[in-house]
Context: one part of a larger RNA
């Protein structure tokens, strides 16, 4: 529970398509459902309001008038909401030129480093700590040269910087493809907004199958520290970490800030554009779009802070919250191969 609220106190779903619903430009022209004005019928008494009146007075009872909800029937209004039907462009979307961008999928292909391996030359140590062992090495290491061979990752440019709905994207080049900005005002003419279910995407971890595994490295062994060390620090090391296909569907998935629209002082950067002006040309100046950030009017705010990317000032739809603990558990479904995940309590207890 006709009430307050979600940035940080509970409290925005991770995020995006879209279904039913909710909402939804301007302008005519007709209906009248909704909406309003009269009427008539009803709408039992009692109660309730008024105004009188009986009981000595109230209570209480009696008389008369009278509202409140409503409901039906008819007559009328036509601004608003609605249906229908015409007409419009300021919303939306579409042509046209242009523009940036690590947006996304497959392919190829570079060059540094690590590691192993083979030669070479070489000799007694390396390596690693806080300091040391474990470890490596005379069967020849470390340190240098030359080559091979594998795998992952992409130094510098590089940013407060770009690109995507959100995870999230970074070598080059090339195939396909998504979206997005300007400019232009040609077309279409309301085609919008939201979005319960659905439905698709969805870090990393971890599952299943085959592949790969260079490096790093959970578990695991081993040296050290310690009282003790199931650790921090060494030495080694498996799953993993990487491909391909299939799941899982969860994160401090965060701007801890839903999504659309509109209005409300600036002043600085900087990223893509356009237009001016100016110049040999280029930068720099101007104004004006969409984006990213920093400060800050009014305003909001418990404060902190937020402030044209609002946490201001309003619509429009969603989703969520109602003391702490138990407990995001337990029972039930529902999904998964499993790990679990969605939904979601209550006893008691403070």
């Nucleotide at each position: 529970u006709u009430g307050g609220g979600c940035g940080u106190a509970a409290a925005g779903a991770g995020u995006g398509u879209g279904u039913a619903g909710g909402u939804u430009u301007c302008u005519u022209u007709a209906c009248a459902a909704g909406u309003c004005g009269g009427u008539c019928g009803u709408u039992a008494a009692a109660u309730c309001u008024c105004a009188g009146a009986g009981c000595u007075c109230a209570a209480c009872u009696c008389u008369g008038a009278g509202a409140c909800c409503g409901c039906g029937a008819g007559c009328g209004a036509a601004a608003c909401u609605g249906u229908a039907g015409g007409g419009a462009u300021a919303g939306a979307g579409g042509u046209u030129u242009g523009c940036a961008g690590g947006g996304g999928u497959g392919a190829a292909c570079a060059g540094a480093a690590u590691u192993u391996c083979u030669g070479g030359a070489g000799u007694a140590g390396g390596g690693g700590u806080g300091a040391a062992a474990u470890c490596c090495g005379u069967u020849g290491a470390u340190a240098c040269c030359a080559g091979a061979a594998g795998g992952a990752a992409u130094a510098c440019c590089a940013a407060u910087g770009g690109c995507g709905a959100a995870g999230g994207c970074a070598g080059u080049u090339c195939a396909c493809u998504a979206g997005g900005c300007a400019a232009u005002a040609c077309c279409u003419g309301a085609c919008a907004c939201u979005g319960a279910g659905a439905c698709a995407c969805g870090a990393a971890a971890g599952c299943g199958u085959g592949g790969g595994g260079a490096g790093c490295a959970a578990a695991c062994g081993g040296g050290a520290u310690u009282a003790g060390a199931u650790a921090c620090c060494c030495c080694g090391g498996u799953a993993g970490u990487c491909c391909a296909c299939g799941c899982c569907g969860u994160a401090a998935a965060c701007u801890u800030u839903g999504u659309c629209a509109a209005c409300u002082a600036g002043c600085a950067a900087u990223u893509a554009g356009a237009a001016g002006a100016g110049u040999c040309g280029a930068c720099c100046c101007u104004u004006u779009u969409a984006g990213u950030u920093g400060c800050g009017a009014a305003g909001c705010u418990a404060a902190c802070g937020c402030g044209u990317c609002a946490a201001g000032u309003u619509g429009a739809c969603c989703g969520c919250c109602u003391g702490g603990g138990a407990a995001g558990u337990a029972c039930g479904a529902u999904c998964g191969c499993a790990a679990g995940a969605u939904u979601a309590a209550a006893a008691c207890u403070c």
Model confidence (mean pLDDT): 87 of 100. This is a predicted structure of a 350-nucleotide part of an RNA (small-subunit ribosomal RNA, central domain) from an uncultured Candidatus Berkelbacteria bacterium. Rfam family: Bacterial small subunit ribosomal RNA.